The RNA shown here (c-di-GMP-I riboswitch aptamer) has 94 nucleotides and comes from a Kangiellaceae bacterium. Taxonomically the source falls in Kangiellaceae (Bacteria, Pseudomonadati, Pseudomonadota, Gammaproteobacteria). It was read from a public genome assembly, where an Rfam model found it.
[in-house]
RNA sequence: UUUUGAUAAGGGCAAACAUUAGUGAAAGCUAGUGGACGCAAAGCCUCCGGUCUAAGGACUAAGUCAUUUAGUCUAAGAUAGCGGGGUUACCUAA
Numbered sequence: 001u002u003u004u005g006a007u008a009a010g011g012g013c014a015a016a017c018a019u020u021a022g023u024g025a026a027a028g029c030u031a032g033u034g035g036a037c038g039c040a041a042a043g044c045c046u047c048c049g050g051u052c053u054a055a056g057g058a059c060u061a062a063g064u065c066a067u068u069u070a071g072u073c074u075a076a077g078a079u080a081g082c083g084g085g086g087u088u089a090c091c092u093a094a
Base pairs, nucleotide, nucleotide: 002094003093005091012039013038017034018033019032020031021030022029023028037081043087044086045085047084048083049082050079051078052077056074057073058072059071060070061069062068
C1' cells in the first nucleotide's frame, strides 16, 4: 500500500417499542432515559436510483363564490439503518 472479516482482544454504534423536552405543514429530526432488532464502517457526504411526506406551487372538479372544499401531480423537505457511489478510520489476518 492492497485485500480479508473468524470463533480473538480492547471497544463502538443502536432498530422497533416506551417515555421526557424541543422543532416541523407533514414525513420526520434533535437531545435525554429505558431497551437490544441488528451492524465490520449502522463513521461522514444527497452525486445517481428508490422510498416516504406535500407546506408552497401547478392542474382539474365542485361550490353556499369564501381567506372555501376535494382530487391528481410536484422536493426546494426526509431517509447515509433502502441500494449504488464518494471519502476517512480502529483491530485482525494474508